This is a predicted structure of a 357-nucleotide part of an RNA (small-subunit ribosomal RNA, central domain) from a Patescibacteria group bacterium.
Its mean pLDDT, the model's own confidence on a scale to 100, is 82.
[in-house]
Context: one part of a larger RNA
RNA sequence: UUGGGCGUAAAGGGUCCGUAGGCGGCCCGUCGCAUCUUUCGUUAAAUCCAUCGGCUCAACCGAUGGCCUGCGAAAGAGAUGAGCGGGCUAGAGACCGGAAGAGGCAAACGGAAUUGCUGGUGUAGGGGUUAAAUCCGUUAAUAUCAGCAAGAACGCCAAAUGCGAAAGCAGUUUGCUAAGACGGUUCUGACGCUAAGGGACGAAAGCGUGGGUAGCGAAUGGGAUUAGAUACCCCAGUAGUCCACGCCGUAAACGAUGGAUGCUAAGCCUUGAAAGUAUCGACCCUUUCAGUGCUGUUAAUUUAAGGUAACCCGUUAAGCAUCCCGCCUGGGGAGUACGAGCGCAAGCUUAAAACUC
Numbered sequence: 001u002u003g004g005g006c007g008u009a010a011a012g013g014g015u016c017c018g019u020a021g022g023c024g025g026c027c028c029g030u031c032g033c034a035u036c037u038u039u040c041g042u043u044a045a046a047u048c049c050a051u052c053g054g055c056u057c058a059a060c061c062g063a064u065g066g067c068c069u070g071c072g073a074a075a076g077a078g079a080u081g082a083g084c085g086g087g088c089u090a091g092a093g094a095c096c097g098g099a100a101g102a103g104g105c106a107a108a109c110g111g112a113a114u115u116g117c118u119g120g121u122g123u124a125g126g127g128g129u130u131a132a133a134u135c136c137g138u139u140a141a142u143a144u145c146a147g148c149a150a151g152a153a154c155g156c157c158a159a160a161u162g163c164g165a166a167a168g169c170a171g172u173u174u175g176c177u178a179a180g181a182c183g184g185u186u187c188u189g190a191c192g193c194u195a196a197g198g199g200a201c202g203a204a205a206g207c208g209u210g211g212g213u214a215g216c217g218a219a220u221g222g223g224a225u226u227a228g229a230u231a232c233c234c235c236a237g238u239a240g241u242c243c244a245c246g247c248c249g250u251a252a253a254c255g256a257u258g259g260a261u262g263c264u265a266a267g268c269c270u271u272g273a274a275a276g277u278a279u280c281g282a283c284c285c286u287u288u289c290a291g292u293g294c295u296g297u298u299a300a301u302u303u304a305a306g307g308u309a310a311c312c313c314g315u316u317a318a319g320c321a322u323c324c325c326g327c328c329u330g331g332g333g334a335g336u337a338c339g340a341g342c343g344c345a346a347g348c349u350u351a352a353a354a355c356u357c
Base pairs, nucleotide, nucleotide: 003329004328005327006326007311008310012325014201015200016199017198021194022193023192025088026087027086028085029084030083033081034080035077036076037075038074039073040072041071042070048066049065050064051063052062053061054060091191092188093187094186095184096183097182103177104176105175106174107173108172109171110154114150115149116148117147118146119145120144121143125136126135162169163168206247207246208245209244210243211242215241216240220236221235222234223233258324259323260322261321262320263319266295267294268293270291271290272289273288274287275286276285306313307312330357331356332355339350340349341348342347
């Protein structure tokens, strides 16, 4: 390389958008590029294969025929793919309608708690721990009441919930804004799928500038524990955590499971929508579409088929298929060195070899 693979053995890119490329719905006509059939030529000799023959056999040698594969020419076929022309609506998109949602951005507002400050009451303890001590407290603490201030986070509702491409999103209200589902079947008429490069977004930590700082809290200091204790426990506490703008671009970025389409038994729960039934109206009930989940307990019988090394997966597939992308190829060396790109830096991305088992 071929092949075989990628939930857990090595292996799905963090996610999406999209360029080139690859692949692509139904019908009719045309063309004959690909494709297929036939014929001819060529594909040196030797080698190889078959048959016959010559050295006593064989190796060896001679003769005849054949040969993969590729190329060229001619004639023909018209299915499939391509091209050209025309049409369709089941894919895709647009339009209209009423619902659902912690989707995003911005602004304003709210209460509980915490800490600090001020004042009142009140007096000797408080705090902390397995036990203590450091620590706070007669300059009046802890406790309690009233007031003021600040910052951060939003109890109950709240879940097997919902939304989002992922990261993620939760007090309330308002403004702006995006996507999806359902229903109507009005319009366009394959406009689609995937996606190397590329672009955008991307938790936490970290970085830059300027703010902010209640609580928590790397580092650090102290008290304990201990043989020691650069820890676990306690008392403090800086960066940080928060905001604005700009970087960084990584995570067990996980469903450890790429995206799209179609097909393949059931039952149950739940979210959104629609229709039917019923009703004064609703609830209930039945069906359909889209999502989110489950198959438990008792028991000989732990969802059918199928898959899987097993565990398990099982219409949300890891089943049956097609298309496109990414990735793997023994362990260590190593996600390292060098080079290159990016970055203020930290570092990130790309990515070996010697050697060794």